[in-house]
RNA sequence: UCGUGCUAGAUGGGGCAGUGGCGGCGCCCUGUACCCGCAGUCCGCCAUAGCGGGGUCGAAUUCCCUCUCGAGGACUUGCGGCUGUCUAAACUGCCGGCACGGCACAGCGUUGAAGGUUGGGUCCUGCGCGGCGGGAGCCUGUGAACCUGGUCAGGUCCGGAAGGAAGCAGCCAUAAGCAGUCCCUCUCGGGUGACGCAGGAGAGCCUGGCCGGAGCUGUCUCGUGUCGGUAAGCAGGCAAGUGCAGUUCGACAGAGGGUGCACGA
Numbered sequence: 001u002c003g004u005g006c007u008a009g010a011u012g013g014g015g016c017a018g019u020g021g022c023g024g025c026g027c028c029c030u031g032u033a034c035c036c037g038c039a040g041u042c043c044g045c046c047a048u049a050g051c052g053g054g055g056u057c058g059a060a061u062u063c064c065c066u067c068u069c070g071a072g073g074a075c076u077u078g079c080g081g082c083u084g085u086c087u088a089a090a091c092u093g094c095c096g097g098c099a100c101g102g103c104a105c106a107g108c109g110u111u112g113a114a115g116g117u118u119g120g121g122u123c124c125u126g127c128g129c130g131g132c133g134g135g136a137g138c139c140u141g142u143g144a145a146c147c148u149g150g151u152c153a154g155g156u157c158c159g160g161a162a163g164g165a166a167g168c169a170g171c172c173a174u175a176a177g178c179a180g181u182c183c184c185u186c187u188c189g190g191g192u193g194a195c196g197c198a199g200g201a202g203a204g205c206c207u208g209g210c211c212g213g214a215g216c217u218g219u220c221u222c223g224u225g226u227c228g229g230u231a232a233g234c235a236g237g238c239a240a241g242u243g244c245a246g247u248u249c250g251a252c253a254g255a256g257g258g259u260g261c262a263c264g265a
Base pairs, nucleotide, nucleotide: 001265002264003263004262005261006260009057010056011055012030013029014028015027016026020046021045022044023043024042034054035053036052037051038050063258064257065256066255067254068253072249073248074247075246077245078244079243080242083239084238085237086236087235091233092232093230094229095228096227097226098225099224100223101222102221104219105218106217107216108215115211116210117209118208119207120206121205122204123200124199125198126197127196128195129193130192132189133188134187135186136185137184139180140179141178142177148173149172150171151170156165157164158163
């Protein structure tokens, strides 16, 4: 130096989570790098930190160490900005009410404004009158086989006779009832009335008189003040994701270095 056979070792790694700690199953990132069994209310271990059983490669591009790079992850970390949501209402903005004042326009006004005073009506209650409707009475008609009246034919009864008695039918008049009614009387009622009288109320509206002697009213708009509201700005809290920075872990990749045994040639 080469060949053969072994051994150490390798046969993915990392982050999160979990754990007293380690590893695994789990989720995620990277990457392609054996198999079987166990395992998240967990499974197996103990700083020598998966357990049990097999397979392949095997001292080097494959194992170990260092450095560089850096996917990706984590941090109740710091500084922002975006979005959403909640709270508040000091300020700005916006909306509305009231009061005062101004401009413009329009209208009214010496045939008398504002203001003051006085009366009436409208409003409420009561009484009265009328009207409408209902009821009753009055009036008229009808109306009783007998148990209403008057008159009572016939007939009946009493009497020697003269004469008398009761009384059906009929007629007349009526009771209860029924029907009608222009008027009249009484009574009840109201979705009744350009009606009368009295009392009450009195803000508004309409209207008359007196005083007064020149303004008044309306709309739009402007300004000031005040009150109320809204929540767009502003302020604060919370939440999610995100940017930068910091800390931390860190795959893959790259560079460098290191590392056995036996036999034979």